[in-house]
RNA sequence: GGCCUGAUAGUGAAGUCUGGUAUCAUGAUGCGUUCGGGAUGCAUUGAACGGGGGUUCGAAUCCCUCUCAGGCCA
Numbered sequence: 001g002g003c004c005u006g007a008u009a010g011u012g013a014a015g016u017c018u019g020g021u022a023u024c025a026u027g028a029u030g031c032g033u034u035c036g037g038g039a040u041g042c043a044u045u046g047a048a049c050g051g052g053g054g055u056u057c058g059a060a061u062c063c064c065u066c067u068c069a070g071g072c073c074a
């Protein structure tokens, strides 16, 4: 220098191909249960998706560019 993959709740993932109010697990808080704890049940709580720009009625998703992490080639 060229190419590929990834970046999404506190944590770990899905969703991207095929655009339509962001899903799951775990965590946190409260309550029930217990002598107390654990386990379990119920409720609540959360991210506009790495930054910027564009297309569109509408973008995590499509296009351009940049940043960071990992890998391959030279």
Base pairs, nucleotide, nucleotide: 001073002072003071004070005069006068007067010026011025012024013023020057027045028044029043030042031041032040050066051065052064053063054062